Formats: sequence, C1' cells, structure tokens
RNA sequence: UGAGCCGGCCGGGUGGCCGCGGCCGGGGCUGGUCCGCCGGCGCCCGGUCGAGGAAGGUCGGGGCUCCGCAGGGCAGGGUGCUGGCUAACGGCCAGUCGGGGCGACCCGAAGGAAAGUGCCACAGAGAACAGACCGCCGAUGGCGCUCCGGCGCACAGGUAAGGGUGAAACGGUGCGGUAAGAGCGCACCAGCGACCGGGGCAACCCGGCCGGCUAGGUAAACCCCACCCGGAGCAAGGCCGAAUCGGGGACGGGCUGCCCGUCCGAUGUCCCCAGGUAGGCCGCUUAGAUGGAUGGCCACCACCCGGAUCCGGCGACGGAAACGGGUACAGAACCCCGCCUACAGGCCGGCUCACCGU
Repeated sequence: UGAGCCGGCCGGGUGGCCGCGGCCGGGGCUGGUCCGCCGGCGCCCGGUCGAGGAAGGUCGGGGCUCCGCAGGGCAGGGUGCUGGCUAACGGCCAGUCGGGGCGACCCGAAGGAAAGUGCCACAGAGAACAGACCGCCGAUGGCGCUCCGGCGCACAGGUAAGGGUGAAACGGUGCGGUAAGAGCGCACCAGCGACCGGGGCAACCCGGCCGGCUAGGUAAACCCCACCCGGAGCAAGGCCGAAUCGGGGACGGGCUGCCCGUCCGAUGUCCCCAGGUAGGCCGCUUAGAUGGAUGGCCACCACCCGGAUCCGGCGACGGAAACGGGUACAGAACCCCGCCUACAGGCCGGCUCACCGU
C1' cells in the first nucleotide's frame, strides 16, 4: 500500500415559526349539590415531560391475570455433543468433535444405523447377510479326439483378482496360496469394537493390547433413548354501575269482622333486592394513547455522492472548488429477557494474508 476477518458504537446538530398528546398551575364555559364542595370540556395562557436500535416479525422464554389440576401411567408435542450462566429459553459464554478457508476466522438439525422395520431415483447383471454382463478358470463331473502320455470344447459348475454401470458395488498394498480366485492364510496400513493405562468435571483426547470383526447411506422415514411440556391471553382480568325487563316487600282491594294464609293490582303509586347490559374507573407504567400524540416548514451547520473550472505531476493520480442532489430502516400500545429480519451514511478497537521499503 492492497485484500480481508472479528468485536463494539453512532445513526444528524443549533436557532426561529406553526402544530400534537400526558401531567401540574391559573383562567373561561358548564353540570350536580346536603351550600361544605364534587365533577365535566375537540376552550385559552404558562410550566414540564414526550419512541427505537431495531419500538418491526410476533419466533422462543418469563412475569402478571383467569380457568383447570391428588398422584402415577398412556397418547401427543418439543429439545437433542459437553460444562456453565440465567427467573426461563430453541438464548448466551467456554470447550469437544466434524466440515470450509493459506490465514485471522467461519459454519454445523452434532444422541442412536453392530435394537427392529422401511427406503436407496437413473444407469447397471447385481443396491445390502448382494451380484456372474464382459472377462478368468474349468482342478472335479460331462462331451469329442488320441500315438493312451495327454489335448481340445466350455455343458454342469467355480470365481468378486481385472473391465464396465453408478452418488454408493461389501477395506487397501504386497507375499503366500489356487484350476482360477477370495481375509482363505500372513505382514504392514486404514477403520470398527472389547479391554487396560494416563489426562480432563464432562463431551472427548493420547498410548498400549486383543479380535479378521470389515459392519454402505438414510432417523428434517417409522422407531429407540434421555430430558422438558396444562389451556387461554391486557379485547387477560378486577371494581363501580344506569335505563328497561324480572323478583320480593310495603300500601290498597277480594275470600272474611280480626289474625294467619292465599289471590289480584294490565294502564298506575312508593320503597327495596338480584343480575351486571349501556357507561365509567382500575390493570397502565418518569411516553402511556383508543379523538390512538411524540410532527411539519425555513435558515445555517455537519456528513455522503456527483461536479463546470482551477492547481500540482511526464503519468497513473492527488488537492481545491461555485453549484446540484441525498441523509436511511422504521413508529411504543401490559411489562421484561432473547432470537431473527430491515437499515442512507459514519466512527473506534483488535487481528490475518500478500507485496514493497528499512
């Protein structure tokens, strides 16, 4: 100098004018009243406060509220390497393993496929205790020839070394072995499993030794294992509460002169009660709405992009600059912790690689 990686942060400023919402104070208008006061308002004035890093998606979890619930099991759903943090989580931190990158670093839906079942397109003979298409063999049996020593054919059959198909063909190399072959035997290598020793809380890592054990993939297929899980949501829910309807009582009347009881009282009288509709309040928040506020315009500045022209340079290019354009994503609605997604532009810190200079 160039190319990258990781983490954190900001996301316009000042002034003027106009406007909006909550609260407080004063005024105005107005309702009720037991005259002490208690309210109401698309009103006026002043003061004060008034969105975000994501307020978004509503994805995970919790608080709060109501309903349900003895305990256990089944079904269903979720999570899925290990340890820790947390109120909790599918979140975060640290680590392990696997994959990618030269590297900083990044990514992982990362339990079990030697419990069981299923599936594996196309191609291919054969796709999972496999498979003879070509090839190889044909020791043995068969057939033919024979100079009787054998030779030939490739019918039975053997063979997974070699070719071919495929994403994948049931370990690799070599020696032995054989008719030809084959972990069939052996050596080494790779993998897997058992056991032992060491390290680590653990996932796991390192080493040794044994076993020819060679075991394909798929569990975002069924399934198995471990752990977790009741439902609905602030239109949750709580309090007050008209009018009308309903019920009861009083009063009046009938049975009956009185008491009790009972019946009537539609249009009507008075009082009381229940329910909880209309409505109001709380829940509700140092923004707290439901009439859903938190804004608009102008000026100057800041930042970014373009840029006539000018300056420096051989040049690539660098610097100045009138003027023009742009400044995003987005908008709380019960609260909180996370995740994901969107975002003009900018700042800070740490690290890696390449080249050059010393």
Molecule: Bacterial RNase P class A
Organism: Acidimicrobiales bacterium